[in-house]
RNA sequence: CUGUUGGAGAGUGGCGUGGCCGUGAAGGCUCCGCCCACCGAAGGGGCAAGCCCCGGGCCGAAGCCCGGGAGCGAAUCUCUCAGGUACCAGGACAACAG
Numbered sequence: 001c002u003g004u005u006g007g008a009g010a011g012u013g014g015c016g017u018g019g020c021c022g023u024g025a026a027g028g029c030u031c032c033g034c035c036c037a038c039c040g041a042a043g044g045g046g047c048a049a050g051c052c053c054c055g056g057g058c059c060g061a062a063g064c065c066c067g068g069g070a071g072c073g074a075a076u077c078u079c080u081c082a083g084g085u086a087c088c089a090g091g092a093c094a095a096c097a098g
Base pairs, nucleotide, nucleotide: 001098002097003096004095005094006093011036013035014034015033016032018030019029020028021027037085038084039083043081044079045078046077050072051071052069053068054067055066056065057064058063
């Protein structure tokens, strides 16, 4: 990487336009937009130790200590930009096989 299997959370919320079905009137299905609420497990952002750099001290070296830094720096943590909130789909990750 490919295949198989497993795989969580959160409103079938409100309003509106369009399309389709349908009626005497109703009504039903669905795409999309906006608003509010909510979720974290596509993707993306943030950082702790540590590393690195600078200054100083012990103590000349090695080493250690102190201070500073806009640099590097993980996650299932955190943010919620993106994404998502019946089913379906998607899905980090895990197991097995190639």
Record summary:
This is a predicted structure of a 98-nucleotide RNA (Glycine riboswitch aptamer) from a marine eukaryotic metagenome. The model forms 90% of the base pairs in the Rfam consensus. The coordinates come from a structure-prediction model, not an experiment, and the mean pLDDT is 79. The RNAcentral record of the sequence draws on MGnify.